Small-subunit ribosomal RNA from an uncultured bacterium, 1376 nucleotides, folded computationally.

RNA sequence: AGAGUUUGAUCCUGGCUCAGAGUGAACGCUGGCGGCGUGCUUAACACAUGCAAGUCGAACGAUGAACCUUAGCUUGCUAAGGGGAUUAGUGGCGCACGGGUGAGUAAUAUAUAGGUAACGUGCCUCUUAGUCUGGGAUAGCCAUUGGAAACGAUGAUUAAUACUAGAUACUCCUUCUAACUAAAAUGUUAGUCGGGAAAGUUUUUCGCUAAGAGAUCGGCCUAUAUCCCAUCAGUUAGUUGGUAAGGUAACGGCUUACCAAGGCAAUGACGGGUAGCGGGUUUGAGAGGAUGAUCCGCCACACUGGUACUGAGACACGGACCAGACUCCUACGGGAGGCAGCAGUGAGGAAUAUUGCACAAUGGGGGAAACCCUGAUGCAGCAACGCCGCGUGGAGGAUGACGCAUUUCGGUGUGUAAACUCCUUUUAUAUGUCAAGAAAAUGACGGUAGCAUAUGAAUAAGCACCGGCUAACUCCGUGCCAGCAGCCGCGGUAAUACGGAGGGUGCAAGCGUUACUCGGAAUCACUGGGCGUAAAGGACGCGUAGGCGGGUUGGUAAGUCAGAUGUGAAAUCCUACAGCUUAACUGUAGAACUGCAUUUGAAACUACUAAUCUAGAGUAUGGGAGGGGGAGAUGGAAUUAGUGGUGUAGGGGUAAAAUCCGUAGAUAUCACUAGGAAUACCGAAAGCGAAGGCGAUCUCCUGGAACAUAACUGACGCUAAGGCGUGAAAGCGUGGGGAGCAAACAGGAUUAGAUACCCUGGUAGUCCACGCCGUAAACGAUGUCAACUAGGUGUAGGGGGUGUUGAUCCCCUCUGUGCCGGAGCUAACGCAUUAAGUUGACCGCCUGGGGAGUACGGUCGCAAGAUUAAAACUCAAAGGAAUUGACGGGGGCCCGCACAAGCGGUGGAGUAUGUGGUUUAAUUCGAUGCAACGCGAAGAACCUUACCUGGUCUUGACAUCCCGGAGAUCUCCUGGAAACAGGAGAGUGCUUUCAUUAGAGAGAAUCCGGUGACAGGUGCUGCAUGGCUGUCGUCAGCUCGUGUCGUGAGAUGUUGGGUUAAGUCCCGCAACGAGCGCAACCCUCGUCCUUAGUUGCCAGCAGGUUAAGCUGGGCACUUUAAGGAGACUGCCUUCGCAAGGAGGAGGAAGGUGAGGACGACGUCAAGUCAUCAUGGCCCUUAUGGCUAGGGCUACACACGUGCUACAAUGGGGCGUACAGAGAGUUGCGAUACCGCGAGGUGGAGCCAAUCUCAUAAAGCGUCUCUCAGUUCGGAUUGAAGUCUGCAACUCGACUUCAUGAAGCUGGAAUCACUAGUAAUCGUAGAUCAGCAAUGCUACGGUGAAUACGUUCCCGGGUCUUGUACACACCGCCCGU
Repeated sequence: AGAGUUUGAUCCUGGCUCAGAGUGAACGCUGGCGGCGUGCUUAACACAUGCAAGUCGAACGAUGAACCUUAGCUUGCUAAGGGGAUUAGUGGCGCACGGGUGAGUAAUAUAUAGGUAACGUGCCUCUUAGUCUGGGAUAGCCAUUGGAAACGAUGAUUAAUACUAGAUACUCCUUCUAACUAAAAUGUUAGUCGGGAAAGUUUUUCGCUAAGAGAUCGGCCUAUAUCCCAUCAGUUAGUUGGUAAGGUAACGGCUUACCAAGGCAAUGACGGGUAGCGGGUUUGAGAGGAUGAUCCGCCACACUGGUACUGAGACACGGACCAGACUCCUACGGGAGGCAGCAGUGAGGAAUAUUGCACAAUGGGGGAAACCCUGAUGCAGCAACGCCGCGUGGAGGAUGACGCAUUUCGGUGUGUAAACUCCUUUUAUAUGUCAAGAAAAUGACGGUAGCAUAUGAAUAAGCACCGGCUAACUCCGUGCCAGCAGCCGCGGUAAUACGGAGGGUGCAAGCGUUACUCGGAAUCACUGGGCGUAAAGGACGCGUAGGCGGGUUGGUAAGUCAGAUGUGAAAUCCUACAGCUUAACUGUAGAACUGCAUUUGAAACUACUAAUCUAGAGUAUGGGAGGGGGAGAUGGAAUUAGUGGUGUAGGGGUAAAAUCCGUAGAUAUCACUAGGAAUACCGAAAGCGAAGGCGAUCUCCUGGAACAUAACUGACGCUAAGGCGUGAAAGCGUGGGGAGCAAACAGGAUUAGAUACCCUGGUAGUCCACGCCGUAAACGAUGUCAACUAGGUGUAGGGGGUGUUGAUCCCCUCUGUGCCGGAGCUAACGCAUUAAGUUGACCGCCUGGGGAGUACGGUCGCAAGAUUAAAACUCAAAGGAAUUGACGGGGGCCCGCACAAGCGGUGGAGUAUGUGGUUUAAUUCGAUGCAACGCGAAGAACCUUACCUGGUCUUGACAUCCCGGAGAUCUCCUGGAAACAGGAGAGUGCUUUCAUUAGAGAGAAUCCGGUGACAGGUGCUGCAUGGCUGUCGUCAGCUCGUGUCGUGAGAUGUUGGGUUAAGUCCCGCAACGAGCGCAACCCUCGUCCUUAGUUGCCAGCAGGUUAAGCUGGGCACUUUAAGGAGACUGCCUUCGCAAGGAGGAGGAAGGUGAGGACGACGUCAAGUCAUCAUGGCCCUUAUGGCUAGGGCUACACACGUGCUACAAUGGGGCGUACAGAGAGUUGCGAUACCGCGAGGUGGAGCCAAUCUCAUAAAGCGUCUCUCAGUUCGGAUUGAAGUCUGCAACUCGACUUCAUGAAGCUGGAAUCACUAGUAAUCGUAGAUCAGCAAUGCUACGGUGAAUACGUUCCCGGGUCUUGUACACACCGCCCGU
């Protein structure tokens, strides 16, 4: 000293929360020792029991033990004397201190400073004087007696330092008189009238009395300070004062009588709430805030309320009386009691101790003293309640043990930590010794502190936390559950935030939690905040109190400043030193206590006072401006209504209509009449007014401001709480008025509804007069006044100028009103001489959002309501300005088959195919707007296949390792649906070692059996992932470095003006450069050239056929496939600064020549765990493997995508012409023959520029059909076949014959396409045994129409604007 939290991010405002310190604490877990402190904060609740105030015999009468002496003697008894322990009583002193508590008390208290000339003071000290003479009682005791008791009653008798009479007393009190003091007099001094003392004891001593003085302690008075509420604004009758009397120690309405009517109050009376006050304590840098335990001072109280007595002192904690509540005793008649003293009990409460020891010390009471009393006090006990100190061991000890945790399985952490070795003994235990506290004696503490010896690491560590704030991280469990949380927030299957564990961090005999206080919070701002938009300027003015106030001179000294003096108790805090081993603790000294008072001085400033001035303010005079206000009068235009005329079928209204008016004559038009309201043009950034507000013309009355002159006054001023006045619209009251407009209301529309928007009507009201209301986004969201601080420009009013002859223009100046802008300010936006700048004066207002400008209370109002104005509860935000995006049924510009212009479709029919739904044992799974739906699937009869049913296997169909056995392998039979099970036969391989061979061993591959590690999973999670892909979009964008601007997020660059298909390029510019994209580089097609000619080609030469490059030959052409050339706005004209555009030439091709491949940063948690890979989870005689059959082909229905059609631009028959690109050895398969045909037989050629598939079709020519459900259309069905294949039933394709359905161009809606494109026509291929292919991919043939244009729909880009959106409009959010 700050931090977290509003946002996508930023700055600000603003609240909430945290880190610190503290406590008389409590609770949870834990707990070794000692020292010093502290310990009912709650029920001022009730209290059993014991103790807490007595003492004096040297005041008195009495009682009279022990003991002593003497005498008598029965030698242990009696008597006498002494002695004086002991004490109930009389008497004295004390009991008013000490101790407790904080209920009451907001001033009768407390604190500070004063006063008392208005007072008292026992004991103590000093001084002076005195202490004389008498008297009568009474308690006790004795007797009688009442009562349960407490407690008494009567009679007799007795003493005193008890009581009392008298004497004396200058000084005392009192009455009166005189003098003195600066004033005041109740003062002082002198005199005078009256009055008042005493106690004894044996000497001393100690006492007693009077008076004075002191000391101490009090009483009373004054000033200042001392909490909250104004939703408490008026209060007071002994009240305020006077006179008289009483009363007190003393002043005083303290009390009483009479008289007067005062006293207090916005500087807060009165009332209500709360509270003992201070020194101090705690926090804070301080100023402040909070607090008032322990210790010290003061006050108040003593069961509750009241009263007095005694006394020096009380209205008395352990005294009295009365009343009350409660408790106890009782013989029922009556009595007793007061722990807020120390212990202790109950109760209350989260919570607070022993019915201890001692008067040894300090102090107190009594006493001459010894001494007695003392729960004051000194000590001990209990409690981690606090502060302080100490310890729980020290050193060495690594292949870094074990265990635990983790792991990428290699390791790592715990960790020198442990074990182990050596050492020490604070502490602990045991024993011994032994203080100070004590001056002569006397020690509760206490055999305590300390010291010595012995034993032995021995007796001694926990608590909280580990997401950020905030130091400290991993694993497992859990799965928005359980739970955590001070704030933000964690938890929905990989949680560093929950629970446990390992590890770590912090503090440590404690650690956390809770509660409270201050701090941080400048978040009530004196120090030290604000009010245009964040909360906050009163609607506006006038003005009272108050606050503040111009120049000069003199005086005073209240404020101010300086000095001195007194006080500010001690303790505490601070500094130094000292004492306990240290510290806490304690002592000594100093400083400080920032205050108050008295006094002396200074005189600048403020104040007061005296005088003066003119710059503030006002007055006067002058000529002007103005919708300023009030009253009256008078106009014209328009609307409406009425009357009359003309005139005829509509009018009116709307986006469109209807209600409505009109043939009973509207609308339109003309004339006249009536009435009310408002005043076109001028008119404006303009004028006036305090604001609200003010607009036809004229007249009257009237307010204010500006300017000029500088004659007058001489600070007369500014602001303004309360107060008073004014105050739009609506509303209210009374009475008028009422044309138009128009809440309410009615009708018509709109709509899902429409209590609305629109239309037709229409009443209050709007208008006038008078009276209320008193509020508005009453706004410049900006209080009033004054001063100062750059300019530029417009406008309104006044004045000036020997600039100009004048009109007029120009210049200067004062005042008002606008715009732009500098410094400065501001969170920014912005303000900026009309400040939101720099200052001063005064007022008002604000302190998180909601609840709420609400409730209650008060005031005002006829009412409506206004004004003043909370709390409970709830949230962690609410808010301001600006930024980047996104969005807008905002704007500008631009693009795209986006629309438009065209052409052809889909949607209707039949059918194919995919999907949804339904069904099913299963109809496996995935894809779901564009961007799923002829998609994964470029081929589901079995297989595929993942699904279902049944049958089967369990180290497994597949991989690696181990053990045993066999021997590669092939063929056949039986059972079975197959898998599988059983059996038979053939066969003995390969490499290598030993070895002559026979043979034996080993190895590789293979098979069978066994064991366990493991295999396996199309099981889940595409929201854990990689990779791949779709989409925006082939859209023109997306960024960076440096610099600059901005507090910052960010901006600039990338915006602007042009241009382009393009962030393409040019120009300009606080930007300059760069990267990924665009373009180009790549491939195909189009022209030419070069090279090379076979399987291709054939111009010329030759041969040759029915025909044919068939042959020789050739490579010119075509072509093939390699390499080059070519196009660059290069050239010309024109426009343009340029980039570039338009036109033209040449050219095969012209402005990107056409097409393809190529897809920036990113978005959609887009798609895929079922291509593959992969984390985690799950199954393991099954969710794995094998197998047969079935299913994926189901079918009321709905949708998508296709095919074929509905016909004559056509169908059918016949004839005839022209491609390109592909594929082929498990293959393509020619010629030939057979079959109507699908096809069959057969097998030439071809591993392909050679052979085959393979006749291209539309086209062309010709014949026929003649508009019909047809010679269109072909579905469906029957029959017969062909082919593939183990197998065509579920469930294949094709052929022939027969059958001949719907359909006659398709509703709303919707799709593709801009040129070799659409349309149309065929051909080929992949997959593939075959094929459900009408799909997909490729190829060529024929070959159009249209584009004015960008208003609109959709999508996109860019600039700008609004936003309360940021998961971003599929948003946010309001009401019921």
Source information: Rfam family: Bacterial small subunit ribosomal RNA. Its family is annotated with ribosome and structural constituent of ribosome in the Gene Ontology.